RNA sequence: AGAGUUUGAUCCUGGCUCAGAACGAACGCUGGCGGCGUGCCUAACACAUGCAAGUCGUACGAGAAAAUCCGCUUCGGCGGGUGAGUAAAGUGGCGCACGGGUGAGUAACGCGUGGAUAAUCUGCCUUUAAGCGGGGAAUAACUUACCGAAAGGUGGGCUAAUACCCCAUAAAGCUAUGGAACUCCGGUUUUCAUAGCCAAAGAGAGCCUCUGCAUGCAAGCCCUCACUUAGAGAUGAGUCCGCGUACCAUUAGCUAGUUGGUGGGGUAAUGGCCUACCAAGGCGACGAUGGUUGGCUGGUCUGAGAGGAUGAUCAGCCACACUGGAACUGAGACACGGUCCAGACUCCUACGGGAGGCAGCAGUGAGGAAUAUUGCGCAAUGGGGGCAACCCUGACGCAGCAACGCCGCGUGAGUGAGGAAGGUUUUCGGAUCGUAAAGCUCUGUCGGGUGGGAAGAAAUGUAUGGAGGUUAACAGCCUUUGUACUUGACGGUACCGCCAAAGGAAGCACCGGCUAACUCCGUGCCAGCAGCCGCGGUAAUACGGGGGGUGCUAGCGUUGUUCGGAAUCAUUGGGCGUAAAGCGCGUGCAGGCGGUUUAGCAAGUCGUGCGUGAAAGCGCUCUGGCUCAACCGGGCGAGGACAUGCGGAACUGCUGAACUGGAGGCAGGUAGAGGCGUGUGGAAUUCCGGGUGUAGUGGUGAAAUGCGUAGAGAUCCGGAGGAACACCAGUGGCGAAGGCGACGCGCUGGGCCUGGCCUGACGCUAAGACGCGAAAGCAUGGGGAGCGAACGGGAUUAGAAACCCCGGUAGUCCAUGCUGUAAACGAUGCGGACUAGGUGUGGCGGUGAGGAGCCGCUGUGCCGCAGCCAACGUGAUAAGUCCGCCACCUGGGGAGUACGGCCGCAAGGUUAAAACUCGAAGGAAUUGACGGGGGCCCGCACAAGCAGCGGAGCGUGUGGUUUAAUUCGAGGCUACACGAAGAACCUUACCUGGGCUUGACAUGGCGGUAGUAGCGACCUGAAAGGGGAGCGACCUUCGGGAGCCGUCACAGGUGCUGCAUGGCUGUCGUCAGCUCGUGUCGUGAGAUGUUCGGUUAAGUCCGGUAACGAGCGCAACCCUCGCCGUCAGUUACAGGUGUCUGGCGGGACUGCCCGUUGAACGCGGGAGGAAGGUGGGGAUGACGUCAAGUCAGCAUGGCCUUGAUGUCCAGGGCUACACACACGCUACAAUGGCCGGCACAGCAGGUUGCCAACCCGCGAGGGGGAGCCAAUCCCGCAAAGCCGGUCUCAGUUCGGAUUGCAGGCUGCAACCCGCCUGCAUGAAGUCGGAGUUGCUAGUAAACGCGCAUCAGCCAAGGCGCGUUGAAUACGUUCCCGGGCCUUGUACACACCGCCCGUCA
Repeated sequence: AGAGUUUGAUCCUGGCUCAGAACGAACGCUGGCGGCGUGCCUAACACAUGCAAGUCGUACGAGAAAAUCCGCUUCGGCGGGUGAGUAAAGUGGCGCACGGGUGAGUAACGCGUGGAUAAUCUGCCUUUAAGCGGGGAAUAACUUACCGAAAGGUGGGCUAAUACCCCAUAAAGCUAUGGAACUCCGGUUUUCAUAGCCAAAGAGAGCCUCUGCAUGCAAGCCCUCACUUAGAGAUGAGUCCGCGUACCAUUAGCUAGUUGGUGGGGUAAUGGCCUACCAAGGCGACGAUGGUUGGCUGGUCUGAGAGGAUGAUCAGCCACACUGGAACUGAGACACGGUCCAGACUCCUACGGGAGGCAGCAGUGAGGAAUAUUGCGCAAUGGGGGCAACCCUGACGCAGCAACGCCGCGUGAGUGAGGAAGGUUUUCGGAUCGUAAAGCUCUGUCGGGUGGGAAGAAAUGUAUGGAGGUUAACAGCCUUUGUACUUGACGGUACCGCCAAAGGAAGCACCGGCUAACUCCGUGCCAGCAGCCGCGGUAAUACGGGGGGUGCUAGCGUUGUUCGGAAUCAUUGGGCGUAAAGCGCGUGCAGGCGGUUUAGCAAGUCGUGCGUGAAAGCGCUCUGGCUCAACCGGGCGAGGACAUGCGGAACUGCUGAACUGGAGGCAGGUAGAGGCGUGUGGAAUUCCGGGUGUAGUGGUGAAAUGCGUAGAGAUCCGGAGGAACACCAGUGGCGAAGGCGACGCGCUGGGCCUGGCCUGACGCUAAGACGCGAAAGCAUGGGGAGCGAACGGGAUUAGAAACCCCGGUAGUCCAUGCUGUAAACGAUGCGGACUAGGUGUGGCGGUGAGGAGCCGCUGUGCCGCAGCCAACGUGAUAAGUCCGCCACCUGGGGAGUACGGCCGCAAGGUUAAAACUCGAAGGAAUUGACGGGGGCCCGCACAAGCAGCGGAGCGUGUGGUUUAAUUCGAGGCUACACGAAGAACCUUACCUGGGCUUGACAUGGCGGUAGUAGCGACCUGAAAGGGGAGCGACCUUCGGGAGCCGUCACAGGUGCUGCAUGGCUGUCGUCAGCUCGUGUCGUGAGAUGUUCGGUUAAGUCCGGUAACGAGCGCAACCCUCGCCGUCAGUUACAGGUGUCUGGCGGGACUGCCCGUUGAACGCGGGAGGAAGGUGGGGAUGACGUCAAGUCAGCAUGGCCUUGAUGUCCAGGGCUACACACACGCUACAAUGGCCGGCACAGCAGGUUGCCAACCCGCGAGGGGGAGCCAAUCCCGCAAAGCCGGUCUCAGUUCGGAUUGCAGGCUGCAACCCGCCUGCAUGAAGUCGGAGUUGCUAGUAAACGCGCAUCAGCCAAGGCGCGUUGAAUACGUUCCCGGGCCUUGUACACACCGCCCGUCA
């Protein structure tokens, strides 16, 4: 200090989330020791039990018992001593108002801070002064009688005091009156005078000088403690005041003792604190009143700070003590462990009545996520009482429980590589746990055992010594000071020594990113994880486990809460054109802010001094004590702020004086749809009357409803009525905004310009308030031509509650009143100042000439520099740079909604939440994609044509269905005569059945084998397989090898995953595109280049150009066809030429001419040429897209299988068949069928092959065997065509399906399931609905031929070849696909997108 998360990417806005620190914590897992702290945050809920406030016999009276001893006894007991002047109780004194607890209440002078008290009190304590004389009457206890269950009470009687009362004394004090001084005029002080009023208590010890009795004691003296009065102090307390002190305005008005005065009362004391009377005030937007919450502070946590949150422990203050109220006592209380009353609750009860108050310490129940022992001790510190000893003290000191927190320590250290075993992983080599372990050598903290063993203790008291005081006195007493003894809960604790022993002591979370740490297995959108983003659908570093690693460590995580990060409420330190945010506009009170000069004051402000700012806490590169630290002690420092004194006067303020650049006034001009009222005008629509006139009119994309023969529409004349004002008219004008448009008149507001004079800061803004405020709407009354919500009808449509059409009511208009909103927008508040220009336009002025132009002011537009901005943009009319004031914003949805208030007749307006929910919602810009957006341009894309498909039969493929199996894959284009360029067995992957198990096939290890490997009659069997007589090898260095057998590793798998992959392929698309380097522009994504103007088949070329170049594509280079040359050449009887075959060259390049283009590139035309503008065809397929296709061609990761999912075999299936689709073939016929005759190819193929002649057969074919390894021989007759004949429109001499019979061929084998031939049979079909395909020239169409695969063939398929050989293209509006530019976008798995509403 930041990070993650909105997007394909970017910048911004903005929220959410994380990393940090902290805690009185809780929960989960784990847990060795010690020190120091901390521990009911919830029910101020209820409480059993014990303890927490007593003490004093040196204030007073009275005074036991048990026990024990003695005596007596009628053995029942009685008396006495000790116990003991003890216990308990009482009177009295002091204390109980402290200490301890809690946080309910309280928004307050309660607290904090600083003051005031001249408006007060203060027990005990200190100090000063004075005093302490005399007398009296009671009363508890006790006793007695009585009441009551008890608690308790009543009457009679006795008694004491430091209890109570009276009198004396009275300096001082108090009260009253009068005088004086001072005074801030409130009062204070002092003194005087007079009058009146108020005290007291003793106790204990000692002494005997004086007096008395006279041992000794009393008086007396003296000491200590106490008592009384008064002053002072100290301490503590009361009261008052300034300032500060939470949220809600959806709480705006509150107040009758209320505000003030006078008299009186009351208090320690001021005061409506109380009371009587008088006055009518007091408080409030600077937030009264009301509501909610809440003890406040020092501090604590966090933060760089400012701030925010908090108020446990410790400390100060306050409040409270079951709830509410009240007083008494007292120095002090309205009293936690006091009283009274009332209430609730609990308990006791004899039912009459009583008792109680843990928010003291423990403890119990309850509540709760949750918080401890019914401990020890007064040894220390502190408190109460007491002369003291001492007693009391759950304050306190300690201990116990709890990792609740902080701090410290340990769980070992060194060495140790065969890097052991084992685990995990692996590419099988290894890697890793890992010097880790073991082993060896050591050490001894903690824990254990054993022994020693503190400090905390100083007092007090006693004994004794010294000094001082008292005194007649060296006793004694008192004070003080030495010495000795005396006191420890913790605790035999801390600490120290010794002994043994590595022995007893490590976990928790995390490892996708943020965030440090990676692999294996399991799981398979399941189980689960998750703080946010998000993981999991078969290879998950995100789930669970293992290994490993990272972090922290006696803890670690989780949850909760606070601050931080968050500049995300912004004082420091934010915003408001489009992200949330400028009120619709104005007037204006309060408030805030305010021009120039000068003088004064000193409130703000600045400097300085002083006081306060408790202690603790905090800081210190200060220091000390526990071994260190935490902790504790000492020192220093800081502390906003407040109070007060002195000083300064720049700025603000205040007061006075002055000024004129702000503002305003007077004067003269001037433009204008500014406003209000009233009148006038013409055009047009509609309606009414009349004329002419006849069949339509009107309306639409097209129609219909409507109107019209009862005369419409059209046209002419006349009239009525309402509303609006064409042209002028202009990013022209006016107005604050809404808004304002014919003309005249009246009334009226504002602006601008000019020049002088005047006022003298009079100003700006503006919460609340008040006014204005489009349209629609409401109320009342008018008006109503046109238009026109609602409504009716007609269309459109799946529907049409709409858009279109015909009608039409409110309304629109006027008057008056209400409403108060809007995309009321420049989405930009108002005012002022300053900051480059250019150009248009309205108004006025100056100059000029009354012109043009120039200059000035004021409006209104455009462009644009700097600057600003997230960008877009803005840019003197700022969104720039500043000042003043106001309004408003704080994630999206819920919601501008609910409730409440206010306003309104209503409609509704205004003000304005929360629950819940999401992780985004947004702004601007970028690249794509898309558009029933635009521009330009291509393609058999359409159009123009030709031939088809879709209907029929058949073939083939596919779906579906069926089946034991009908193996599998391919699925819009881009699957469907596709993988199949050959399924009867084989193929074959499927099914049924029968077999084999190191296997049909490969490699290796070990062992074995000698008649071994191999062959094999025969038996069995469907075969495979099983058995098996017999026959019978090879190399050799003689060890053996090969082979075979057994066994172990392994083989094998067309099993799964094409969404784990390689390779290959399809498609967009032979489309013209796709990119890079450097530079430049942009915050950036990106842009530029590649856009633009021409041109091209082309990102082809040219020109221009912040781009300049380059790459992959295009083109060319390659093959082939066409022309020529040349070389060579088999075949044909020979030679030549030609043709042909093969090779090598030439040829074409817009080269030439004309035109055109600004120029260039190019284009048009022409010449020449076999060929002309890429000459035809092919090969060639950019970056990429479709998780496209293929694990079954091959390869391959992972998974699965192993007497089977492998392998062998037989048979079956892949050929099934109600159906549906796709691709074809053959047709439906006469440009045709059939018959006869005649003609012309090319590409290919051929030795397990092609097969001639000849013979047989109607034919398929058979026989036959010549020739040919092929320019030689063969396949091999090409067919359409041409010539002639026939058929004559018919389901036919068309068509050939289907079926029967008879044959042929291949093959081990044609049943399932081949092809061919002959005869017979002759089906559907008469040109095919919606729709749809191909083709632009040697093309389509038509015709046949060949080849691959192949024994044969279901080929009508595929790939080639030649023969015949067209039609049409106006054109680019439309359909499809594509390219470039541009535009919109809320799309980006990208329009097969996104998304809204209803229903389930």